[in-house]
RNA sequence: ACUUCAUCCAGAGCAGCUGAGGGGUCCGGCCCGCGGAAGCUGCGGCAACCACCGGCGGUAAUGCCGACAGGUGCCAAUUCCGGCCCGUCCAUCGGGGAAGAUGAGGG
Numbered sequence: 001a002c003u004u005c006a007u008c009c010a011g012a013g014c015a016g017c018u019g020a021g022g023g024g025u026c027c028g029g030c031c032c033g034c035g036g037a038a039g040c041u042g043c044g045g046c047a048a049c050c051a052c053c054g055g056c057g058g059u060a061a062u063g064c065c066g067a068c069a070g071g072u073g074c075c076a077a078u079u080c081c082g083g084c085c086c087g088u089c090c091a092u093c094g095g096g097g098a099a100g101a102u103g104a105g106g107g
Base pairs, nucleotide, nucleotide: 002106003105004104005103006102007101008100013043014042015041016040017039021032022031023030026083027082028081029080044075045074046073049071050070053066054065055064056063079099084096085095086094087093
């Protein structure tokens, strides 16, 4: 590379450098942006997947709860919305899927 499982309508931003794009790719929308995009750096914050700690249950595997914040992650808009399927002929809406992201494993 690939693959398994879980989660994805909650939450959280300022400053410096820089200077035109950005919201993953393609298409269609919509939106953000010279009142400063992306990127980098500093500081701050959110959350609680994993680790650590405690409690309960269990023969065990492991499950549930709590605390913490060490390893990640994240800090416009539901993962910005749609594309495929179903309800349903269309729109809308709802549900599911695909894809993607993150974490923890496998390889």

A computed fold for a 107-nucleotide RNA from an Actinomycetes bacterium, annotated as SAM riboswitch aptamer (S box leader).
The sequence was found by an Rfam model in a public genome assembly.
Lineage of the source: Bacteria > Bacillati > Actinomycetota > Actinomycetes.